[in-house]
RNA sequence: UCCGCGGUAGCUCAGUGGUAGAGCAAUCGACUGUUAAUCGAUCGGUCACAGGUUCGAAUCCUGUCCGCGGAG
Numbered sequence: 001u002c003c004g005c006g007g008u009a010g011c012u013c014a015g016u017g018g019u020a021g022a023g024c025a026a027u028c029g030a031c032u033g034u035u036a037a038u039c040g041a042u043c044g045g046u047c048a049c050a051g052g053u054u055c056g057a058a059u060c061c062u063g064u065c066c067g068c069g070g071a072g
Stems, first nucleotide, its partner, number of pairs: 001071007010024004018055001026042005048064005
């Protein structure tokens, strides 16, 4: 320098054009003699950044940044 994959909640990841989700974590409650476990609820997002396409973009296109792998 070029190619591929990836960047979404505190963490691990879904979500391939029409309301952003799950598990774990955290907080509160139920249960229990207490803790743990279990159950319920709540909390939580600049979808890496910028621009474009579209009635509508996490999703499609372009560029940039970061991480991993490969080629030279």
Molecule: transfer RNA
Organism: Candidatus Minusculum obligatum